Model confidence (mean pLDDT): 81 of 100. The RNA shown here (transfer RNA) has 73 nucleotides and comes from a Pseudomonadota bacterium.

RNA sequence: UCCUCAGUAGCUCAGUUGGUAGAGCAAGUGACUGUUAAUCACUGGGUCGGCGGUUCGAGCCCGUCCUGAGGAG
Numbered sequence: 001u002c003c004u005c006a007g008u009a010g011c012u013c014a015g016u017u018g019g020u021a022g023a024g025c026a027a028g029u030g031a032c033u034g035u036u037a038a039u040c041a042c043u044g045g046g047u048c049g050g051c052g053g054u055u056c057g058a059g060c061c062c063g064u065c066c067u068g069a070g071g072a073g
Stems, first nucleotide, its partner, number of pairs: 001072007010025004019056001027043005049065005
């Protein structure tokens, strides 16, 4: 320098046909009970890496930049 992949909740990730942003774990509250744990119910938490573009509408498509992983020279 070039190529590929990844970046979404505190963590691990889904979201692939462009049409309301989700799951598990973690956290908080409540129930249960001698207490803790376990179990059950509920709740909060997101600028979808940054900027710009396309579109009625973008996590998703396009351009560029940043970060990380792998590869080529």

Overview: The organism belongs to Pseudomonadota, within Bacteria. The sequence was found in a public genome assembly.